[in-house]
RNA sequence: CGAUCUGUAGCCCAAUGGCAGAGCAUCGGCCCGAUAAGCCGACGACGAUGGUCCGAUUCCAUCCAGGUCGACCA
Numbered sequence: 001c002g003a004u005c006u007g008u009a010g011c012c013c014a015a016u017g018g019c020a021g022a023g024c025a026u027c028g029g030c031c032c033g034a035u036a037a038g039c040c041g042a043c044g045a046c047g048a049u050g051g052u053c054c055g056a057u058u059c060c061a062u063c064c065a066g067g068u069c070g071a072c073c074a
Base pairs, nucleotide, nucleotide: 001070002069003068004067005066006065007064010024011023013021018054026042027041028040029039030038047063048062049061050060051059
């Protein structure tokens, strides 16, 4: 430099052109002699900008970040 994939909660993953869910973690409560485990509840997210559309997290473009492959490396 080129191709390609990925970007959603603190972490790991879903889903969808029409209210974005789960697990773990965290916090509170229950339970227990106490802790762990278990049970209940709460908290919190679509990388940025622009475009298309009645409506975009989803489609398109550009950019940013990361992964893989390839090229270059006098």
A computed fold for a 74-nucleotide RNA from a Planctomycetota bacterium, annotated as transfer RNA. The prediction has a mean pLDDT of 83. Its Rfam family is "tRNA". Gene Ontology term of the family: triplet codon-amino acid adaptor activity. The family's RNA type in Rfam is transfer RNA.